[in-house]
RNA sequence: UUCUUAUCAAGAGAGGCAGAGGGACUGGCCCUAUGAUGCCCGACAACCUGAAUUUAUAUUCAAGGUGUUAAUUCCAGCAGGUAAAACCUGAGAGAUGAGAA
Numbered sequence: 001u002u003c004u005u006a007u008c009a010a011g012a013g014a015g016g017c018a019g020a021g022g023g024a025c026u027g028g029c030c031c032u033a034u035g036a037u038g039c040c041c042g043a044c045a046a047c048c049u050g051a052a053u054u055u056a057u058a059u060u061c062a063a064g065g066u067g068u069u070a071a072u073u074c075c076a077g078c079a080g081g082u083a084a085a086a087c088c089u090g091a092g093a094g095a096u097g098a099g100a101a
Stems, first nucleotide, its partner, number of pairs: 001101008013041001015040003021031003025077004042069003047065002049062005073093001078090004
């Protein structure tokens, strides 16, 4: 990098360092010196993992490997439904885990 598969409506700090940008892309709409991004610590969650019970499915506990910690994956981007606004469904794109090449 590609493929397969599962999940994406919940959850998470008035901490430290440092200083201008950030929310994948495009269009919106937002966040940001009352300090963004980043790093450290903390926290959340429980995909892999470990333990107990169990024929198994599964349940409970832990938290070693990841991940996450503004807004539903912030919303829409393609197709369909309703006269439309708005909304709904599916796909695509993206993110993360696990496995494979």